[in-house]
Molecule: transfer RNA
Organism: Candidatus Omnitrophica bacterium 4484_70.1
RNA sequence: GCGGGAUUAGCUCAACAGGUAGAGCGCCAGCUUCCCAAGCUGGAGAAGCGGGUUCAAGUCCCGUAUCCCGCU
Repeated sequence: GCGGGAUUAGCUCAACAGGUAGAGCGCCAGCUUCCCAAGCUGGAGAAGCGGGUUCAAGUCCCGUAUCCCGCU
């Protein structure tokens, strides 16, 4: 330098046909308990960044950043 992959909640990962984002663990509150833990119920919290296409983008296109793999 070239090619490919990854980037989503505090962490680990989903979602695919473009239709408005979920789970587990963790966190907060309540219930339960003499207390703690466990259990149950509820809640908060996220698209690497910048553009474009579209009625609508996590998803498609362009650029860019970081990490990983391969090639030269």